About this RNA
Small-subunit ribosomal RNA, 5' domain from Sphingobacterium sp. UT-1RO-CII-1, 530 nucleotides, folded computationally. The prediction has a mean pLDDT of 83.

Context: one part of a larger RNA
RNA sequence: GGAUGAACGCUAGCGGCAGGCCUAAUACAUGCAAGUCGAACGGGAUUUAAUCUGAAGCUUGCUUUAGAUUAAUGAGAGUGGCGUACGGGUGCGUAACGCGUGAGCAACCUACCCAUAUCAGGGGGAUAGCCCGGCGAAAGUCGGAUUAACACCGCAUAACAUUAGUAAGUGGCAUCAUUUAUUAAUCAAAUAUUUAUAGGAUAUGGAUGGGCUCGCGUGACAUUAGCUAGUUGGUAAGGUAACGGCUUACCAAGGCUUCGAUGUCUAGGGGCUCUGAGAGGAGAAUCCCCCACACUGGUACUGAGACACGGACCAGACUCCUACGGGAGGCAGCAGUAAGGAAUAUUGGUCAAUGGAGGGAACUCUGAACCAGCCAUGCCGCGUGCAGGAUGACUGCCCUAUGGGUUGUAAACUGCUUUUAUACGGGAAUAAACCUAGGUACGUGUACCUAGCUGAAUGUACUGUAAGAAUAAGGAUCGGCUAACUCCGUGCCAGCAGCCGCGGUAAUACGGAGGAUCCAAGCGUUAUCC
Numbered sequence: 001g002g003a004u005g006a007a008c009g010c011u012a013g014c015g016g017c018a019g020g021c022c023u024a025a026u027a028c029a030u031g032c033a034a035g036u037c038g039a040a041c042g043g044g045a046u047u048u049a050a051u052c053u054g055a056a057g058c059u060u061g062c063u064u065u066a067g068a069u070u071a072a073u074g075a076g077a078g079u080g081g082c083g084u085a086c087g088g089g090u091g092c093g094u095a096a097c098g099c100g101u102g103a104g105c106a107a108c109c110u111a112c113c114c115a116u117a118u119c120a121g122g123g124g125g126a127u128a129g130c131c132c133g134g135c136g137a138a139a140g141u142c143g144g145a146u147u148a149a150c151a152c153c154g155c156a157u158a159a160c161a162u163u164a165g166u167a168a169g170u171g172g173c174a175u176c177a178u179u180u181a182u183u184a185a186u187c188a189a190a191u192a193u194u195u196a197u198a199g200g201a202u203a204u205g206g207a208u209g210g211g212c213u214c215g216c217g218u219g220a221c222a223u224u225a226g227c228u229a230g231u232u233g234g235u236a237a238g239g240u241a242a243c244g245g246c247u248u249a250c251c252a253a254g255g256c257u258u259c260g261a262u263g264u265c266u267a268g269g270g271g272c273u274c275u276g277a278g279a280g281g282a283g284a285a286u287c288c289c290c291c292a293c294a295c296u297g298g299u300a301c302u303g304a305g306a307c308a309c310g311g312a313c314c315a316g317a318c319u320c321c322u323a324c325g326g327g328a329g330g331c332a333g334c335a336g337u338a339a340g341g342a343a344u345a346u347u348g349g350u351c352a353a354u355g356g357a358g359g360g361a362a363c364u365c366u367g368a369a370c371c372a373g374c375c376a377u378g379c380c381g382c383g384u385g386c387a388g389g390a391u392g393a394c395u396g397c398c399c400u401a402u403g404g405g406u407u408g409u410a411a412a413c414u415g416c417u418u419u420u421a422u423a424c425g426g427g428a429a430u431a432a433a434c435c436u437a438g439g440u441a442c443g444u445g446u447a448c449c450u451a452g453c454u455g456a457a458u459g460u461a462c463u464g465u466a467a468g469a470a471u472a473a474g475g476a477u478c479g480g481c482u483a484a485c486u487c488c489g490u491g492c493c494a495g496c497a498g499c500c501g502c503g504g505u506a507a508u509a510c511g512g513a514g515g516a517u518c519c520a521a522g523c524g525u526u527a528u529c530c
Stems, first nucleotide, its partner, number of pairs: 001530004006526005013382006019375002021340001026338003030335003035082003040079002047072012089293003098218008108210002113206007121155001123153002131144005161186011191198003219265003226256003231253008268290004272283004295316005318329004346372001348371003354368001355366004385416004396406002399404001422466005430457001435452008474519005479500003485514005495502002
């Protein structure tokens, strides 16, 4: 000198953009953060319409009311499907194939999506829910009867599928891989609307996403020198989506290491950020990618995918309810609370847009996201007026040669302007889709066109008018480094200080004043990095 997720002191007008618990991965009240589908299914509250029956009134064929039937609607709970493995948070652990980079899988998987081909025959038994009953303070739970499905389970069908055998061809990079033919065995399915869609099953390929392996790179310490028995390799078996000591039995005695094994400490990694001429040094907030974790430890289930933040089970610590028998819980999601700390914000709005889940769609959900609030935390921009104005006033301070100098065009005053602020008005874009109606083209459900509808922010940005300099400047410093000097007070005292050093009676260094300098809605100080 530059920088910061800063803090503290003094001060403070506005706007835009960004940022905002670095500490206790400490503990959490309350609300919200993941649901959706009736076009899969049983049952069905409610409401509407029509018809019929009864009652009341009297307008004598209308009104009101009760019940029944039919049709439509479809709350809430349930079965079922898909989603809940994403999105969001944090950096505990990890020095590792964790990350980065470059490769490999002839050793693998992949729901939803896309393309192509084929198929969808016929049965069965349940079970929630509803109803009834019991136990319980509750959380909930047990029993009885009964019922449906695109829930569950058999049978059939079976190839371009899988496995095993045989033969032949092709290829490679070793183990081998692949193709064709043939034989045997094995494995499927779901309907709903209403007539061509949606959905279902199998197979092959694509796409996407993942899993595993390898080369190289990726802290400190030798005041850590030896480490290792599933350890290193082999055979066989098991297991996995898949290779593999991944696991097990047996056999052999190997494997790593001064080019630093093992051990201890520290630490998420990278893109990037700051600094620097560069080489480097320091760091890993915000944003993006990857990894890891979800009170602590362990475990599996379901599933295409988890060993699962707002799932399950067990144990532990902690908190809460209790009728004392037993139960409930997990903010490192968004807000918010307490604690810690020098220190870090609202218990806000909206799904209008983008994206996601479900759905045929309408739509529902979405603390992702978009917005708004608070904070000078940072960067950028703007303003606090402009021009004239000498009698160079008064005051203050200083000097004095007693003339004057400085503050100082500064002020007053005159003229003008009106960013911002104030008042009153106007007023966007971000949003064209979905959907509805109509039309055109192809051809039968797509594409395009036209019209209509949709804004949280927001009456915001922006803009018009009115009046008026009106509403708006501070901080540090002035001995040298280093821009800027005098007076008074004090008298090694009080005090200053980044370093050198100042102060003991003329202090440009302390405190105050006048003046000046540098920055400026900021200025300084502290901390940390180069």